[in-house]
Predicted 3D model of a 74-nucleotide RNA (transfer RNA) from a Candidatus Saccharimonadota bacterium. The coordinates come from a structure-prediction model, not an experiment, and the mean pLDDT is 81. The sequence was found in a public genome assembly. Rfam family: tRNA. Its family is annotated with triplet codon-amino acid adaptor activity in the Gene Ontology. The family's RNA type in Rfam is transfer RNA.

RNA sequence: GGUGGCGUAGCUCAGCUGGUUAGAGCGCCGGACUCAUAAGCCGGAGGUCACAAGUUCAAGUCUUGUCGCCGCUA
Numbered sequence: 001g002g003u004g005g006c007g008u009a010g011c012u013c014a015g016c017u018g019g020u021u022a023g024a025g026c027g028c029c030g031g032a033c034u035c036a037u038a039a040g041c042c043g044g045a046g047g048u049c050a051c052a053a054g055u056u057c058a059a060g061u062c063u064u065g066u067c068g069c070c071g072c073u074a
Base pairs, nucleotide, nucleotide: 001073002072003071004070005069006068007067010026011025012024013023019057028044029043030042031041050066051065052064053063054062
């Protein structure tokens, strides 16, 4: 250089054939329980869906470009 995959919460990831609210587990905060702590229980906060543009009534999802990471190849 060519080519493929990936980028969604602090971390690991799901999100089907584009559809009306963006989720789970862990972590974090609070509550209750306890003599106290942990575990378990209840509740809560936390997101520019990497960035930009396009298509569409509608985009995390489709298309293009850029950036980053991983692999294959010369």